A computed fold for an 87-nucleotide RNA from Paenibacillus marchantiophytorum, annotated as c-di-GMP-I riboswitch aptamer.
The prediction has a mean pLDDT of 82.
Rfam family: c-di-GMP-I riboswitch aptamer. Rfam's curators write: GEMM was predicted in a large-scale screen for bacterial structured RNA regulatory elements.
The sequence was found by an Rfam model in a public genome assembly.
[in-house]
RNA sequence: ACAGCGAAGUGGCAAACCGAGCGAAAGCUUGGGACGCAAAGCUAUAGGGGCUCUCGUGUUGCGGCACAGUGCUAGCCAGCUCCCGAA
Numbered sequence: 001a002c003a004g005c006g007a008a009g010u011g012g013c014a015a016a017c018c019g020a021g022c023g024a025a026a027g028c029u030u031g032g033g034a035c036g037c038a039a040a041g042c043u044a045u046a047g048g049g050g051c052u053c054u055c056g057u058g059u060u061g062c063g064g065c066a067c068a069g070u071g072c073u074a075g076c077c078a079g080c081u082c083c084c085g086a087a
């Protein structure tokens, strides 16, 4: 130095929920708030999974259902990058 690993230290992020706003929705932004996280940093047409259903197609017992497609999810897996240094 690199890989593995995760004691210590410096710090970081921010679930649920509540307020305000956006969106058809999933969900997102922001303020509060901390369940947790060693990548809870970045990446959604590079891959897989999941969620939504405005528009479209098909179907229907007219309640709805399925498909495609749009959108979303990185705190689902995954890819990429990365602080510190005990055993």
Stems, first nucleotide, its partner, number of pairs: 005085002012037002017032006035075001041080003047077002049073003053069001056067004